[in-house]
């Protein structure tokens, strides 16, 4: 230098056009003599950044950043 993959909550991770699942953690509550466990509730109006397409973009297109791999 060329090619491919990845980037979504504190952590892991699904979603591939129609207002972002789930788990762990955290906070509040029920329960308990106190805890633990269990159960209930809450938790991403900038989905890495900037533009574009579209009625509508995490998702499609272009450019950039960072990480991983392959080729030279």
């Nucleotide at each position: 230098g060329g090619c491919g993959g990845g980037u979504u909550a504190g952590c892991c991770a699904a979603g591939u056009g129609g207002c972002a699942a789930g788990g762990c953690a955290a906070a509040g509550g029920u329960u308990u003599g106190c805890a633990a466990a269990a159960c209930c509730u809450u938790c991403a109006u900038u989905c890495c950044c900037c533009g574009g397409u579209u009625c509508a973009a995490a998702u499609c297109c272009g450019g950039g950043a960072c990480c991983c791999g392959c080729c030279u």

Transfer RNA from a soil metagenome, 72 nucleotides, folded computationally. The coordinates come from a structure-prediction model, not an experiment, and the mean pLDDT is 82.